[in-house]
Context: one part of a larger RNA
RNA sequence: GGCAUAUGGUGGAUGCCUCGGCACUUGGAGCCGAAGAAGGACGCGGCAAGCGGCGAAACGCUCCGGGGAGCCGCAAGCGGGCGAAGAUCCGGAGGUCUCCGAAUGGGGGAACCCACUCGAGGUAAUACUCGAGUAUCCACUGAUGAACACAUAGUCAGUGGAGGGGAACCGCGCGAACUGAAACAUCUAAGUAGCGCGAGGAAAAGAAAGAAAGGAAUCGAUUCCCUAAGUAGCGGCGAGCGAAAGGGGAAGAGCCCAAACCUGACACGAAAGUGGCAGGGGUUAGGACCCACCGUAGAAGUGAGUGAGUACUCUAGGCGAACGGAUCUGGAAAGGCCGGCCGAAGAAGGUGAAAGCCCUGUAGUCGAAAGGGGAAAGCUUGCUGGUGGGGACCAGAGUACCACGGGAUAGGCGACCCUGUGGGAAGGCGGGAGGACCACCUCCCAAGGCUAAAUACUACCAAGUGACCGAUAGCGGAUAGUACCGUGAGGGAAAGGUGAAAAGAACCCCGGGAGGGGAGUGAAAGAGAACCUGAAACCAUAUGCCU
Numbered sequence: 001g002g003c004a005u006a007u008g009g010u011g012g013a014u015g016c017c018u019c020g021g022c023a024c025u026u027g028g029a030g031c032c033g034a035a036g037a038a039g040g041a042c043g044c045g046g047c048a049a050g051c052g053g054c055g056a057a058a059c060g061c062u063c064c065g066g067g068g069a070g071c072c073g074c075a076a077g078c079g080g081g082c083g084a085a086g087a088u089c090c091g092g093a094g095g096u097c098u099c100c101g102a103a104u105g106g107g108g109g110a111a112c113c114c115a116c117u118c119g120a121g122g123u124a125a126u127a128c129u130c131g132a133g134u135a136u137c138c139a140c141u142g143a144u145g146a147a148c149a150c151a152u153a154g155u156c157a158g159u160g161g162a163g164g165g166g167a168a169c170c171g172c173g174c175g176a177a178c179u180g181a182a183a184c185a186u187c188u189a190a191g192u193a194g195c196g197c198g199a200g201g202a203a204a205a206g207a208a209a210g211a212a213a214g215g216a217a218u219c220g221a222u223u224c225c226c227u228a229a230g231u232a233g234c235g236g237c238g239a240g241c242g243a244a245a246g247g248g249g250a251a252g253a254g255c256c257c258a259a260a261c262c263u264g265a266c267a268c269g270a271a272a273g274u275g276g277c278a279g280g281g282g283u284u285a286g287g288a289c290c291c292a293c294c295g296u297a298g299a300a301g302u303g304a305g306u307g308a309g310u311a312c313u314c315u316a317g318g319c320g321a322a323c324g325g326a327u328c329u330g331g332a333a334a335g336g337c338c339g340g341c342c343g344a345a346g347a348a349g350g351u352g353a354a355a356g357c358c359c360u361g362u363a364g365u366c367g368a369a370a371g372g373g374g375a376a377a378g379c380u381u382g383c384u385g386g387u388g389g390g391g392a393c394c395a396g397a398g399u400a401c402c403a404c405g406g407g408a409u410a411g412g413c414g415a416c417c418c419u420g421u422g423g424g425a426a427g428g429c430g431g432g433a434g435g436a437c438c439a440c441c442u443c444c445c446a447a448g449g450c451u452a453a454a455u456a457c458u459a460c461c462a463a464g465u466g467a468c469c470g471a472u473a474g475c476g477g478a479u480a481g482u483a484c485c486g487u488g489a490g491g492g493a494a495a496g497g498u499g500a501a502a503a504g505a506a507c508c509c510c511g512g513g514a515g516g517g518g519a520g521u522g523a524a525a526g527a528g529a530a531c532c533u534g535a536a537a538c539c540a541u542a543u544g545c546c547u
Base pairs, nucleotide, nucleotide: 001546002545003544004543005542006541007540008539009538015532016497017496020469021468022466023465024464025463026462027461028460029458030457031165032164039100040099041098042055043054044053046078047077050074051073052059061094062093063092064091065090066089070082071081072080105114106113107112115134116133117132118131119130120129121128136162137161138160139159140158141157142156143155144154169200170198171197172196173195174194180187184236210219211218223250224249225248226247227246233241234240254450255449256448257396261280262279263278264277266275267274268273286394287393289390290389291388292387293386294385300384301383302382303381304380305379306378312373313372314371315370317366318365319364323339324338325337327336328335340357341356342346348360349359350358401423402422403421404420405419406418407417430445431444432443433442434441484491485490504531507518508517509516510515
């Protein structure tokens, strides 16, 4: 020095555990903000660094409820208090709420600096202090008012609104590349990622210039799901992309303008009339106008009111069945044994081990002063005409349509739809569509608008579930966006476990201490805080063998 065995050390694997996480389900809720949000800075405790709470009225104030014996957060201690005159705690409503932040009096290197006006305190007077107001944009109203006579611009005031934030979902605008095509350009990835704007609890869409049929038909807003179907198709016919009608379901709801025509005041005009405005009328089974007829009420439908801020419900809570054994083991019984009981409750968690009957609960049931959400039946009341005939007044224009270009469609050249540039109609005897185009036929009426439900999502709340994880796992995080790194955008950890209970080791001894030996606690101290278990590498000691 090596090997082996044993005993220790080191180390923190493994097992077990879980205040944490992950994925979902059901229901709720779905916005917050100039009445100053989200998010912060700085403060507030007798001693107070951090977290949490709170705001100069600062670990809290008031009121109304709940609750019922303890309390002064995590978090001990010292020192002090509070509470049956009901505290702490829980719920509701208020009060307070520094400074920054859209930040909004002006400025600014966020949490700072400096003002003005009015009012109040204070002073002999200043100073100083406190309260309120003073940003911008938009809409409306009013006042004032240039160049320039009227006017307009401008200015000022009043009232209302906006601004910023938010996890995903939604609409719109802008819009990649890697990649795939075994290269690559059309194509693909993909209208994805990303950026911007906007909205809501949903959004969008939506009441046919639709779909369809080819023989006559037929359907009847939109949205979503299943299917049709990987079909029809598209496609350097490559890679790939990929419908729709129809069928079955979920849900179900339809409406309002513009115009014709009538009326009114106003402006212009001598008048006829014209114009905008307001009211009526009217909306595709077209309507207006004229004529004739039926009906003017019931039914039906629908709106509003009432019912009613009621029922019900959410935001604290309350009640809530049933077991014992000095019988055994053990430190401990909930385990074994023996004998019982409850069950609309044998979900679960806890209790010194494994408890239906010990505790919290569970089934069931009850409950609100205050605040939030919030019906229905019934009742009352308003509204809604129709048929035929006539005549030909109206029915959305730089629109339809055409050419060229682009986009969107499953569809890359074409129909349909949207659109840039240019051209540019008709007037219901009109116009669009049915996949170039034409005819016939069929369907429909563009160029105005609104519309619940079925659908999407989950930051948030409640209850629950898991052939999900169990500390190198599971969120990055058993809490941390912390420590730390970076000028910055940004990046981003590690780290859990004594014991049933601190009973956390009085006292003695060695030592400066650290540490240790006794003693004591405990079931256990080889559970002693560097604390459950305590593997291996590695280190040491002892013994044996080999060299």
Predicted 3D model of a 547-nucleotide part of an RNA (large-subunit ribosomal RNA, domain I) from Thermoanaerobacter ethanolicus CCSD1. Rfam family: Bacterial large subunit ribosomal RNA. Rfam links the family to the GO terms structural constituent of ribosome and ribosome. Model confidence (mean pLDDT): 83 of 100.